Source information: The RNA shown here (Lysine riboswitch aptamer) has 151 nucleotides and comes from Candidatus Salinicoccus merdavium. Lineage of the source: Bacteria > Bacillati > Bacillota > Bacilli > Salinicoccus. The prediction has a mean pLDDT of 80. The RNAcentral record of the sequence draws on MGnify.
RNA sequence: GUAGAGGUUGCGAUUAUUAUCAGUACAGAUGACGAGCAGGCAUGCGUCCGAGCCAUCUGGAAAGGAAUGAUCGCCGAAGGAUAUUUUCGGCGGAAGAUAUCCUGGGACCGGAUUGAAUAGAUCCGGUACUGUCAUUAUGAUGAUGCGCUAC
Numbered sequence: 001g002u003a004g005a006g007g008u009u010g011c012g013a014u015u016a017u018u019a020u021c022a023g024u025a026c027a028g029a030u031g032a033c034g035a036g037c038a039g040g041c042a043u044g045c046g047u048c049c050g051a052g053c054c055a056u057c058u059g060g061a062a063a064g065g066a067a068u069g070a071u072c073g074c075c076g077a078a079g080g081a082u083a084u085u086u087u088c089g090g091c092g093g094a095a096g097a098u099a100u101c102c103u104g105g106g107a108c109c110g111g112a113u114u115g116a117a118u119a120g121a122u123c124c125g126g127u128a129c130u131g132u133c134a135u136u137a138u139g140a141u142g143a144u145g146c147g148c149u150a151c
Stems, first nucleotide, its partner, number of pairs: 001151004007075001010074009026059006033052001036045003040091002078103011104130002107127008131144005
């Protein structure tokens, strides 16, 4: 340098369908109460031409996340933390780039954050399993991807 392997959901992206979100937000009508209401902040709406709350009726979403299928790119695949920086956004935040550091892989348990959620995601800790290499008393032990195997 080339080609590969791990995996019982390997990693990520795109797309279609489905459920959930939710009979929620929102819109309209009627009735009653009625001066404050909404919001994390900024701010906005309203004060009898009635904001807002409640009740009934008629309509009624979406985004994010999830499952399944298909396609594509791959095996630091990819994800995360910190710092600097760019863009968008009223702030909170979101999406990129660079540098350093951490993580072999998935599962389960506990906690924190996020989330509509008991789903999922991220982080921390733990349990067993598993891949690779080294050592070996053949029982296991240690290490982990810029690693391992073949040429």